[in-house]
RNA sequence: CUGCACUAGUUGGGGAGAUAGCGGUGCCCUGUAACCUGCAAUCCGCUACAGCAGGGAUGAAUUCCCACCCCAGGGCAUGCGUUGUUAUGUCUGCCCGGUGUGAGCGGCGUUGACGAGACGGUCCUGCGCAACGGAAUCCCGUGAACCAUGUCAGGCGGGGAACCGAGCAGCAUUAAGCGGUGUAUUUCGUGUGCCGCGGGGGAGCCGUUUCUGAGCAAGCUGCACCGGUUACGGUGAUAGCGUACUGUUCAAAGGUGGGUGUGCAG
Numbered sequence: 001c002u003g004c005a006c007u008a009g010u011u012g013g014g015g016a017g018a019u020a021g022c023g024g025u026g027c028c029c030u031g032u033a034a035c036c037u038g039c040a041a042u043c044c045g046c047u048a049c050a051g052c053a054g055g056g057a058u059g060a061a062u063u064c065c066c067a068c069c070c071c072a073g074g075g076c077a078u079g080c081g082u083u084g085u086u087a088u089g090u091c092u093g094c095c096c097g098g099u100g101u102g103a104g105c106g107g108c109g110u111u112g113a114c115g116a117g118a119c120g121g122u123c124c125u126g127c128g129c130a131a132c133g134g135a136a137u138c139c140c141g142u143g144a145a146c147c148a149u150g151u152c153a154g155g156c157g158g159g160g161a162a163c164c165g166a167g168c169a170g171c172a173u174u175a176a177g178c179g180g181u182g183u184a185u186u187u188c189g190u191g192u193g194c195c196g197c198g199g200g201g202g203a204g205c206c207g208u209u210u211c212u213g214a215g216c217a218a219g220c221u222g223c224a225c226c227g228g229u230u231a232c233g234g235u236g237a238u239a240g241c242g243u244a245c246u247g248u249u250c251a252a253a254g255g256u257g258g259g260u261g262u263g264c265a266g
């Protein structure tokens, strides 16, 4: 170096999760060439050499092992966006309230602002007047079987008669009473009054007048300050989803390089 046979090894791999840790079943990504049976997520089997048990195939190499490169895919961190929850008014954006100011708008003002004085009213009270309400008088009407009046039919009584007498009913006029009207008179009363005459009062408001001579006022906007409100916005925390580049980590497939048995024969 070649041939034959065997053995180690290999017979998918990876990510997250789970686990004291490792692997498997399950989920996800690659790949298609990556064997079969049993066990197995309220799990199954192991112990750092890390699935267990049994069988089959391949087998010293392009196929096994190691390192590096590349990179599908995944995880983590950071940032951004978005959705929800929560806290914050010692966040102010929105909003509300108060105080002040008086720049702008508007209003009043030399037909006199603000200010000062005087006299009055409004206010309280006394008296009066009026009004309103009540009562009475007056007026009208009604109104007495008998115990009102006048006239008294009939009837009754007296008388010779003429006439007289008492007197019921009726009529009329009235008393007491009842009803009505309101011009008038009297009287009583009152949270009535563009009323009158006094007294009191004097803060506010209104009016008149005198002095002075240019501002007043704060309705709206604005400005300053104070206070309030968690609905929206802002800020902070937290949970989820998505995304960006960056960093980090694991990493299939692929590429490059290196390493690695035994026996027999020639």
Stems, first nucleotide, its partner, number of pairs: 001266006009058003012030004020047005035055005064259006073250005078244011091233001093232001095228007103221003107216002115211008123200006129193002131190007138182001139180004148173004156165003
This is a predicted structure of a 266-nucleotide RNA (Bacterial large signal recognition particle RNA) from an Oscillospiraceae bacterium. The gene name in the source record is ffs. Its mean pLDDT, the model's own confidence on a scale to 100, is 76. Its Rfam family is "Bacterial large signal recognition particle RNA". About the family: The signal recognition particle (SRP) is a universally conserved ribonucleoprotein involved in the co-translational targeting of proteins to membranes. Rfam classes the family as a non-coding RNA gene.